[in-house]
Context: one part of a larger RNA
Molecule: small-subunit ribosomal RNA, 3' major domain
Organism: uncultured bacterium
RNA sequence: UGACGGGGGCCCGCACAAGCGGUGGAGUAUGUGGUUUAAUUCGAAGCAACGCGAAGAACCUUACCUAGGCUUGACAUAGUGUGAAUCUGGUAGAGAUAUCAGCGGCCCGCAAGGGACACAUAUACAGGUGCUGCAUGGCUGUCGUCAGCUCGUGUCGUGAGAUGUUGGGUUAAGUCCCGCAACGAGCGCAACCCUUAUCCUUAGUUGCCAUCAUUAAGUUGGGUACUUUAAGGAGACUGCCGGUGAUAAACCGGAGGAAGGUGGGGAUGACGUCAAGUCCUCAUGGCCCUUACGUCUAGGGCUACACACGUACUACAAUGGCCAAAACAAACCGAUGCAAAGCAGUGAUGUGGAGCAAAUCGGAAAAACAUGGUCUCAGUUCGGAUUGUGGUCUGCAACUCGACCACAUGAAGUUGGAAUCGCUAGUAAUCGCAGAUCAGCAAGCUGCGGUGAAUACGUUCCCGGGCCUUGUACA
Numbered sequence: 001u002g003a004c005g006g007g008g009g010c011c012c013g014c015a016c017a018a019g020c021g022g023u024g025g026a027g028u029a030u031g032u033g034g035u036u037u038a039a040u041u042c043g044a045a046g047c048a049a050c051g052c053g054a055a056g057a058a059c060c061u062u063a064c065c066u067a068g069g070c071u072u073g074a075c076a077u078a079g080u081g082u083g084a085a086u087c088u089g090g091u092a093g094a095g096a097u098a099u100c101a102g103c104g105g106c107c108c109g110c111a112a113g114g115g116a117c118a119c120a121u122a123u124a125c126a127g128g129u130g131c132u133g134c135a136u137g138g139c140u141g142u143c144g145u146c147a148g149c150u151c152g153u154g155u156c157g158u159g160a161g162a163u164g165u166u167g168g169g170u171u172a173a174g175u176c177c178c179g180c181a182a183c184g185a186g187c188g189c190a191a192c193c194c195u196u197a198u199c200c201u202u203a204g205u206u207g208c209c210a211u212c213a214u215u216a217a218g219u220u221g222g223g224u225a226c227u228u229u230a231a232g233g234a235g236a237c238u239g240c241c242g243g244u245g246a247u248a249a250a251c252c253g254g255a256g257g258a259a260g261g262u263g264g265g266g267a268u269g270a271c272g273u274c275a276a277g278u279c280c281u282c283a284u285g286g287c288c289c290u291u292a293c294g295u296c297u298a299g300g301g302c303u304a305c306a307c308a309c310g311u312a313c314u315a316c317a318a319u320g321g322c323c324a325a326a327a328c329a330a331a332c333c334g335a336u337g338c339a340a341a342g343c344a345g346u347g348a349u350g351u352g353g354a355g356c357a358a359a360u361c362g363g364a365a366a367a368a369c370a371u372g373g374u375c376u377c378a379g380u381u382c383g384g385a386u387u388g389u390g391g392u393c394u395g396c397a398a399c400u401c402g403a404c405c406a407c408a409u410g411a412a413g414u415u416g417g418a419a420u421c422g423c424u425a426g427u428a429a430u431c432g433c434a435g436a437u438c439a440g441c442a443a444g445c446u447g448c449g450g451u452g453a454a455u456a457c458g459u460u461c462c463c464g465g466g467c468c469u470u471g472u473a474c475a
Base pairs, nucleotide, nucleotide: 001475002474003472004471005470007469008468009467010466011465012464013463015459016458019423020422021421022420023419026314027313028312029311030310031309032308033307034305035304042053043052064300065299066298067297068296069295070294073125077124078123079121080120081119082118083117087102088101089100090099091098092097106115107114108113127289128288130287131286132285136283137282138278139277140276141274143272148187149186150185151184152183153182154163155162156161167178168177169176193266194265195264196263198234199233200232201231202230203229207224208223209222212221213220237260240254241253242252243251244250316416320375321374322373323372324371332363333362334361337356338355342351343350344349382413387408388407389406390405391404392403393402429451430450431449432448433447434446435445
């Protein structure tokens, strides 16, 4: 100087408390461990691994296994020779491939020759998702959006170092004020950026409709007020008033205001810590393989199942289930696409093809909610697992191993032990919608809006963190 203490003081955080809803019990989905297997590819491991890499394993992907092939190679550059390349069909084969036949006659150039592509051959080489993240770059997680981490000069100390950065107040903040052997400065904080909440100006179609006509309908004429869209501005700064305070910083209350003291949300992550994670994104040192640890193909596996754990979904019902009829969103997507009306089917869906590169057309029905009816506390008209049969769709192909539909079947489950998680407001809870990936496949993920609470006395205690101080046989 640090680190540590079941030392002290001050302070903060959904840390506790006060509340609301869960997890832990059931069934299923998904990830992991374990076991099994020819293989169940690999990585991730307390918080910070476990719906994680994977924004989507039937083939492909794919790295694993079995079997069958190739060896200058599936891919790159360079020499020589031959032939355009490509495409089609037959035969053998699981296919890779082998073989036969046919079609075809490329570009530049007068020609020689050159070029693209394919085949043969020789050698340099290619290739490796093989090892080492404890050799590395880059990227990322975490403490933590915590308020800290340092430097120059000066001063003090033999020196390590100290001072500044401590102290008195204050703040979300090393934020600001005052004091002070310190005076300044840098990286962080804040602000600048995006979005949302109010208003104004400009603009008025594909949007909108108050007034006037018109219609089944903003449908059409008309209008550009309003809503809205999207560009520019205004607005919030403790600016004003009162009080407290040290005449300071600031705090408390108030006015005005759409908004008030960081208005809400996002992006933004200091010096560093964990030899944290990643050699399987990529790059890369070293080591290793080179008729194989490379490469091609078919099939299988990653989907196994006594069991254990994590994360979710659906429930156990009446604040509910079912039936009928009727409302109200936002954001997003669409040409190898979105697909309407109509028709067929109980339905998945089929048919159909209007319109739309989309404020114009389509996906599109929002759902919970409200209204009426029914069920009357039961393993039920709750719950939907499982299984059988028949179908639909995608796709060469749904056996291993897809999603969906109909009928039948109708399991566990009556609110969950010890323990444990999230959340302070348009939040929790609850309800649906869209998108990425994607041929198909979402209970996951990322966004969007609808309905919309309860509680916070307080800081004694648990956990984590910041500052000062004290002890130490630790570094």